[in-house]
RNA sequence: GGCGACAUAGCCAAGAGGUAAGGCAAAGGUCUGCAAAAUCUCAAUCCUCAGUUCGAUUCUGAGUGUCGCCU
Numbered sequence: 001g002g003c004g005a006c007a008u009a010g011c012c013a014a015g016a017g018g019u020a021a022g023g024c025a026a027a028g029g030u031c032u033g034c035a036a037a038a039u040c041u042c043a044a045u046c047c048u049c050a051g052u053u054c055g056a057u058u059c060u061g062a063g064u065g066u067c068g069c070c071u
Base pairs, nucleotide, nucleotide: 001070002069003068004067005066006065007064010024011023012022018054027041028040029039030038047063048062049061050060051059
């Protein structure tokens, strides 16, 4: 220098046009003499800026970052 993949909660991770599942962690409630265990509840304008669309996490463009391949 060229090409490609990825970016979603504190962490892991699904969702591929109709307002975002699940797990771990954290916090709170119940239970307990106190704890632990168990159980219930709980949060994300989806990397940024534009475009398309009635509607964008999803499609398109540009950027940023990470990773990989070629040279």

About this RNA:
Predicted 3D model of a 71-nucleotide RNA (transfer RNA) from an uncultured Clostridia bacterium. The sequence was found in a public genome assembly. Its mean pLDDT, the model's own confidence on a scale to 100, is 80. Rfam family: tRNA. Its family is annotated with triplet codon-amino acid adaptor activity in the Gene Ontology. It is annotated as a transfer RNA.